Predicted 3D model of a 1518-nucleotide RNA (small-subunit ribosomal RNA) from a metagenome. RNAcentral holds the sequence, with entries from SILVA. Its Rfam family is "Bacterial small subunit ribosomal RNA". Rfam links the family to the GO terms ribosome and structural constituent of ribosome. Its mean pLDDT, the model's own confidence on a scale to 100, is 83.
[in-house]
């Protein structure tokens, strides 16, 4: 530190998700020890049970029993008395403490917290330190005892008795209070310190020693003294309480809150201050800097995470608050409005006699409940701390420790060496080996932690008792106090830590991952199934992604998942983001808060900067050091804590005052332009209508056409008039305006702007939430207008339909006036204002130099509006002084697509709507600029039998031939648009043959290895049988003795035209014999890429020339090859024969020649090579001459890169799967040939450029010994007999046809035409029946030229006409080949169609056979609106009013203290009545938020559903 992921690829920009770290955690597998740590986040829900706060007899009265001794009495059971237990227990008065500790987070957005401060407004038991005291008296009361009521709690009555309980007195001040004085200090009010007079107010004693002096009941007191107490006053320490500054969550779909509210006086009340409360009295107070109101939380030290800066979080630990069942309430005290007191109310649970009572675990265990979850009804007060107590000691679920739990953090182990035949096993395999793997076993050692024995801590210091030494009090060598010293006591944890011995590798390793992010790969299973998935993806027969199994990688007593926070994420950006196209400038403009602001000089010190001082608590975090074996833990120190006050001091900047300037900014004054606003009035063209006139069949309108006007006289025309609205040229990327807008002319009014002067004011400036105005067009409301246009409508058209586009008509509106509405693609898609920052060139208004007579041209400026460029900027496009550069100020805005600018609320508006404006759910992407491509009913260029021009055909008719369907026991399988369909198949009667059916075989027909046996098998006869093939006879090997050979049985294995051509190779269509396809390097661009390959010209061509950031090169063109066409050369046999000679009826026949033709080996020949024109002095093009042949001379082989998963697993090879007595294999016998039919390809025709008969000519290229086969003979023929030659230039198939001659027919279903059918035959074959091909002879169908359409062909081609050839036994109308005869036409690319180039647009890239939209059906899911029902929550009025203070009455009752005539009064205190105020509860009308709801509305999301076809291309109407 970053990475996946949007696309073919790329930049950006945007959002998901990943890896990190952490947790009071849970969940799955797993699980040796051990140390520190933590452990109910929900239900503040109930709670049974034990414990958690007592404690003091040295403040007080009183005062037990079990038990034992003992003694007495006994009717032997047992009673009574005394000691001891015991001055004990347990009660009680009375003191202290129960406000501490401990729990928990409900409630609380607030002086609750934090943080600095203030109290000149305040209190503080118990501690300390100070001064002073402790005097004398009373008169109740519990406990106990008598009784009394209750079930219980628990309440009375009577009698007595104590106190450090309780009252009364005295003394008292430096206390309080009141009065008056000084004098000092302050911060307003005061505070302080002396002082002067008055007045008020204390108390309690235990306990130890003394025994001089007094009494004495002889115990002992008073007194003395010591010590605890106790009374008053200062002061400290602590501790709390109030105030104040600043910080302290989200909501404006919460904008106004408030009446004790805001301030005064007066008073009540407090520890105090104050509306805290009461009267009165005035009307305040608070809010945009967010009042009120909702919602949520305990607040902080710190804890996590982050580089920080910030997020998020308050669980243990510490600090402060709030609460203790829920709600009021006081009491009592120093100190509560009181967790383990108390009163009332309310739920709730117990208990009960139905009359009443009891309760409160949010202490510690612990139940239930709840939930994914949270653990011992342990032990101990030994340590630490708290409470009483003089002290011992008591008491403490605080604490200290111990259990449970890998919940977390840290140590440690499960062993170390050795050790290869690289054991077995187990996986993969190319079957040779690899791996696992030195891993194991072996041995050879150790001894950590568990086991087992022994031994044993630290944590203990105290405090107390005894003894000693010292000091102080005192009268005192008692006696106590305080100091030291010995010695003695005290350990839950625990027989634990730790230490040593014993035996022994023995007790102790899992979890997850492995496509990519992410480190780690292979078998087999499964078949879009079953499953994984953080995120992109995986799984449809070869899954590294699913599930096993091998091996591998990661952490390790743990691993992973899950939730959660942070980070990554600069995706709320203060550090540190954006806004022309991506989310994003508000339509505009005035202007109020507010934020900002020019030069200059003083001041001042708020901000700022330095220093200082308090303060920031401990823990925690950092760094060092030290202690546990280490470490977690822990303990010591330092620095820190970035804050805030408080002082002192700086004075640049910002503020603030206070003076000054002119440059911003305004004024003034001369001038100019302008569709700038408002209102009146005028004007001419045009259309429309109405009168008239001329005039006649149209006319309008369209692609084409109706609808529609017109003979009742229209279009068309002249003339007159009428009415409403727009304002043609001018007119201009010209101009005004703040935008929206603004166009005939003139008047009147009237906003702003520029330009010169440089006189005046003196920063008056800029921006602007809120607020006000303006604001196109549609659209409202009233009232006018109403020509033209034209939503709605209506009619004709197109259409599959056409609720559209086109026609013809046509109302609202469009137009005035006045109001409303307030939105636009209100766009420069670019808020405002200021500075700065290379230019060039156009315009529109000014103004100024220079020159002129003048007026242009020139040059300088100022202010607008346009183009193009620098440097910069940007993701690019593309901006660029009129910035999207560089700065700066102030507002608006934006944060992923969708759902949604929707729902709800609120507000504006007559409505329509507008303004604000969300969720829940859902995608993994949505998007911007820009590449290369595909495409396009986009453009330009260009080419091809592509079209036209032609010629002949298919499509009709009968036959072949192949499909498709259909039939079948099979009708065997492939091919399937073009590029399947006379295609595989160069040929199915059996074979072939894959197919069917029915009979065999089972290591097989063939091949190979091996083991065991045999010596046959094959062969021959014989039976059966349709054959195969069984069954039975007969025959029966060699050898070097290792063996061979052959059978047979077994194990390996063959064998498969069984699947997969979408797992392949190799072959092959195709586009296409189109011209294209690409690479180095180089230069450009952030890249994809681009450039070259594009331009201009030319060609058949990327052919070549030129030009050019490009310069080369490669496949592909071309050439190079084969064939023909013309010459030569060379060689002449089977071939030729011109000259010579012979010969034949006749024939190169025969000498012979080597000219010819030919063969066939090798040359030449053509290059645009020569001239001329045209082009650009260039390729090149035309012409033209030569020449057999001319511009590639005609054919052909050749077929870039690549495309369509194109074709073939049945030629051929081959993975992988499937079958093995059958999907192998053999036989017969059927099929593939079927047939209502459809569609491809040919045949033969339909006739006279014909048919028929006769007769005459002339090729080529092929085949031929399991062959071709002649002459000769038989047959009407097909063909037969028979065999000469021939391994081929030699013989042979083999007569070539059309052509010509000449007849004949004479236009018809024919003398055409030949199907079909019937008899006879021929050949090949074992074998023509299904199912062969000829032949005779008879038969004589349908056809008269082919409908929409639709195919070849540009020359030796179409057409025609015959020959051969493969295959083959035998079968062509089929294919492959040959030659004969041999045309017509092509003006020219508009238009089909297909292809090349360049260009454009694009929302396609599986590339238009793409993409995608809505509506309607279906399921699913979330949410809105609904008559209603519920349910919460706060508050508002009234009623009732409980406990309890306060008040107040003066009705009972009443020890102290006063007064008394002793009867009693009084004060005071009690109760009780009564008043205010008061929880709950009740009524009511309302709000608010949730929840739920017949119906009913949009939305999302689903596999292939319907309907259309809206958008993307000029998307076929931009």
């Nucleotide at each position: 530190a970053g990475a996946g992921u949007u696309u073919g690829a790329u930049c950006c920009u945007g959002g998901c998700u990943c890896a990190g770290g952490a947790c009071g955690a849970a969940c799955g597998c797993u699980g040796g020890c051990g140390g520190c740590g933590u452990g109910c986040c929900a239900a503040a829900u109930a709670c049974a049970u034990g414990c958690a706060a007592g404690u003091c007899u040295a403040a007080c009265g009183a005062g037990a029993a079990a038990g034992u001794c003992u003694u007495c009495c006994u009717u032997c059971g047992g009673g009574g008395g005394g000691g001891c237990g015991a001055g004990u227990a347990a009660a009680g008065u009375g003191g202290c403490g129960g406000a501490c500790u401990g729990g928990u987070g409900a409630g609380u957005a607030a002086c609750a917290c934090g943080u600095a401060g203030a109290u000149a407004a305040c209190u503080u038991g118990c501690c300390u330190c100070u001064a002073a005291g402790c005097u004398g008296g009373g008169g109740a009361u519990a406990a106990c005892c008598c009784u009394g009521c209750u079930a219980a709690c628990g309440c009375g009555g009577g009698a007595a008795u104590a106190a450090u309980a309780c009252c009364c007195a005295a003394u008292a001040a430096u206390a309080u209070c009141u009065u008056g004085a000084u004098a000092a200090c302050g911060c307003a009010u005061g505070u302080u310190a002396u002082u002067u007079a008055g007045a008020u107010c204390a108390a309690a004693g235990g306990u130890g020693g003394g025994g001089a002096u007094c009494c004495u009941u002889c115990g002992g007191g008073a007194c003395c003294u010591a010590u605890c107490a106790c009374u008053u006053u200062g002061a400290g320490a602590u501790g709390g309480a109030u105030c104040u500054g600043c910080g302290u969550u989200c909501u404006a779909u919460u904008a106004g809150c408030u009446u004790g509210u805001u301030g005064g006086u007066a008073g009540a009340g407090u520890a105090a201050u104050a509306g805290c409360c009461u009267a009165c009295c005035a009307a305040g107070g608070c809010u945009a800097c967010g009042a009120u109101g909702g919602a949520u939380a305990g607040c902080c030290g710190g804890c996590c995470u982050g580089a920080g800066a910030g997020g998020g979080u308050g669980a243990c630990c510490g600090g402060c608050c709030a609460c203790a069942c829920u709600g009021g309430g006081a009491c009592u005290g120093a100190g509560a409005u009181a967790c383990g007191g108390c009163c009332c109310a309310g739920a709730c649970u117990c208990c009960u006699a139905c009359g009443g009572g009891a309760g409160g675990c949010a202490g510690c265990a612990g139940u239930a409940a709840g939930g994914a979850a949270u653990a011992u009804u342990g032990c101990g007060c030994a340590a630490u701390g708290g409470c009483c107590u003089a002290a011992c000691g008591g008491c403490u679920g605080a604490c200290g420790c111990a259990g449970c739990a890998a919940c977390g953090c840290c140590g440690u182990g499960u062993g170390a060496g050795u050790g290869a035949u690289g054991a077995a096993g187990c996986u993969c395999u190319a079957a040779g080996g690899a791996g696992u793997g030195u891993a194991a076993a072996u041995c050879u050692c150790u001894g950590u932690u568990a086991g087992g024995a022994g031994g044993g801590a630290c944590g203990a210091a105290c405090c107390g008792u005894u003894c000693c030494g010292g000091c102080g009090c005192u009268a005192a060598u008692a006696g106590c106090a305080c100091c030291g010293g010995a010695a003695u006591c005290u350990g839950a944890c625990g027989g634990u830590a730790c230490c040593u011995c014993c035996a022994g590798a023995g007790a102790a390793a899992g979890c997850c991952c492995c496509g990519g992010c992410u480190a780690a790969c292979u078998u087999c299973g499964u078949g879009c199934c079953a499953g994984c998935a953080g995120c992109c993806g995986c799984g449809g027969u070869a899954a590294u992604a699913c599930g096993g199994g091998g091996g591998g990688g990661g952490c390790g007593a743990g691993c992973g998942u899950u939730g959660u926070c942070c980070g990554g994420a600069a995706u709320c950006a203060c550090u540190g983001g954006g806004c022309g196209u991506a989310a994003a400038g508000g339509g505009c403009g005035c202007g109020u808060a507010g934020g900002u602001g020019g030069a200059u000089c003083a001041a001042u010190a708020a901000g700022u900067c330095a220093g200082a001082a308090g303060u920031g608590a401990a823990a925690u975090g950092u760094a060092u050091c030290u202690g546990c074996u280490u470490a977690a833990c822990a303990g010591g120190u330092a620095a820190c804590c970035u804050g805030c006050u408080u002082c002192u001091g700086a004075a640049a900047c910002u503020g603030u005052u206070g003076a000054u300037c002119u440059u911003g900014a305004g004024u003034a004054u001369a001038g100019g332009a302008g569709a700038g606003g408002a209102a009146a009035g005028c004007g001419g063209a045009a259309u429309u209508c109405c009168u008239g006139g001329u005039g006649u069949a149209g006319c309008g309108g369209u692609g084409a056409a109706a609808u529609g006007c017109g003979u009742a006289g229209a279009u068309a025309u002249c003339a007159g008039g009428a009415a409403g609205a727009a304002c043609a040229c001018c007119a201009g990327u010209a101009g005004c305006g703040a935008a929206g807008g603004c166009g005939g002319c003139u008047u009147u009014c009237u906003g702003g702007c520029c330009u010169a002067u440089a006189a005046c004011u003196g920063a008056c400036g800029c921006u602007g939430a809120g607020g006000c105005g303006c604001g196109a067009a549609a659209g409202c409301g009233u009232g006018g207008g109403g020509a033209g246009c034209a939503a709605a409508c209506a009619g004709g058209a197109u259409u599959a339909g056409a609720u559209a586009c086109c026609c013809u008509g046509g109302u609202a509106g469009u137009c005035c006036a006045c109001g409303c509405u307030g939105u636009a693609a209100a766009c420069g898609a670019u808020g405002g204002g200021u500075a700065c920052u290379a230019g060039g060139u156009g315009u529109c208004g000014g103004g100024g130099g220079a020159u002129u007579c003048g007026a242009c041209c020139c040059c300088c400026u100022c202010g607008g509006u346009g183009c193009c460029g620098a440097a910069g900027u940007u993701a690019a496009c593309g901006c660029a002084u009129u910035a999207a550069g560089u700065a700066c100020c102030c507002c608006g805005c934006c944060u992923g697509g969708g759902g949604a600018g929707u729902a709800c609320g609120a507000u504006c508006g007559c409505a329509a709507g507008g303004u604000u404006g969300a969720a829940a759910c859902u995608c993994a992407a949505a998007g911007g600029a820009a590449u290369u491509g595909a495409c396009g009913g986009g453009g330009g260029c260009c080419c091809g039998c592509a079209c036209a021009a032609g010629c002949g055909g298919u499509g009709g008719a009968g036959c072949a031939u192949g499909u498709g369907g259909u039939u079948u026991a099979a009708u065997u399988c492939g091919a399937u648009g073009c590029a399947a369909c006379g295609c595989g198949a160069a040929g199915a009667a059996c074979c072939u043959u894959a197919c069917c059916g029915g009979g065999g075989u089972u290591u097989g027909a063939a091949a190979c290895g091996u083991a065991a046996c045999u010596g046959a098998a094959a062969c021959u006869c014989u039976g059966g049988g349709a054959a195969a093939c069984c069954a039975g006879a007969g025959c029966c090997c060699c050898u070097u003795c290792g063996g061979g050979c052959a059978g047979u049985u077994g194990c390996a294995c063959a064998g498969g035209u069984g699947c997969u051509g979408c797992a392949u190779g190799g072959c092959u269509g195709u586009c296409g014999u189109c011209a294209g396809c690409u690479c180095g390097u180089g230069u450009c661009g952030u890249g994809a890429g681009a450039u070259g390959u594009u331009g201009g010209g030319u060609u058949a061509a990327g052919u070549c020339c030129c030009g050019c950031a490009a310069c080369g090169a490669g496949c592909g063109c071309a050439a190079c090859c084969c064939u023909u066409g013309u010459c030569c050369u060379u060689a002449g046999u089977u071939g030729c024969c011109a000259u010579c000679a012979g010969g034949u009826a006749a024939u190169g026949c025969u000498g012979g020649g080597a000219a010819c033709u030919c063969u066939a080996a090798g040359g030449a020949g053509a290059c645009u090579g020569c001239c001329g024109a045209u082009a650009a002095u260039a390729a090149a093009u035309c012409g033209g001459a030569g020449g057999a042949a001319g511009g590639u001379g005609g054919g052909g082989a050749u077929g870039a890169c690549g495309u369509c998963a194109a074709g073939u697993c049945c030629u051929c090879a081959u993975g992988g799967c499937c079958c093995u007595u059958a999907u192998a294999u053999c036989c017969c016998g059927g099929g593939c040939u079927a047939c209502a039919c459809a569609c491809g390809u040919g045949c033969u025709a339909c006739a006279a450029u014909g048919g028929c008969c006769g007769g005459u000519a002339c090729a080529g290229a092929g085949g031929g010994u399991u062959g071709c086969a002649a002459u000769a003979c038989c047959g009407u023929g097909a063909g037969g007999u028979g065999g000469a030659g021939c391994u081929a230039a030699u013989c042979u198939c083999a007569c070539a046809a059309a052509a010509c001659c000449g007849g004949u027919c004479u236009c018809a279903g024919u003398u055409c035409g030949g199907a079909u059918u019937g008899a006879a035959g021929u050949c090949u074959g074992c074998a023509a029946c299904u199912c062969g091909a000829c032949u005779u002879c008879a038969u004589g169908a349908a056809g008269u030229u082919g409908g929409a359409a639709u195919c070849g062909c540009u020359a030796g081609u179409a057409a025609u006409c015959g020959u051969g050839g493969a295959u083959c036994a035998g079968c062509a109308u089929g294919c492959c080949a040959c030659g004969g005869u041999g045309a017509a036409u092509a003006c020219g690319u508009u238009c089909c169609c297909g292809g090349g180039c360049c260009u454009u647009g694009u929302a396609c890239a599986c590339a238009c056979c793409g993409c995608c939209c809505g509506u309607c059906a279906c399921g699913c899911c979330a949410u809105g609106g609904a008559a209603g029902u519920u349910a919460a929550u706060a508050g508002u009025a009234c009623c009732c009013g409980a406990a309890g203070u306060c008040g107040c009455u003066a009705u009972c009752c009443u020890a102290a203290c006063c007064c008394c005539u002793c009867g009693g009064g009084g004060a005071g205190g009690g109760a009780a009545a009564c008043g205010c105020c008061g929880a709950a509860g009740g009524u009511a009308a309302g709000a608010u938020u949730g929840a739920u709801g017949a119906c009913u509305a949009g939305g999302g999301c689903g596999a292939a559903g319907u309907c259309g076809a809206a958008a993307c291309a000029a998307g076929g109407u931009a």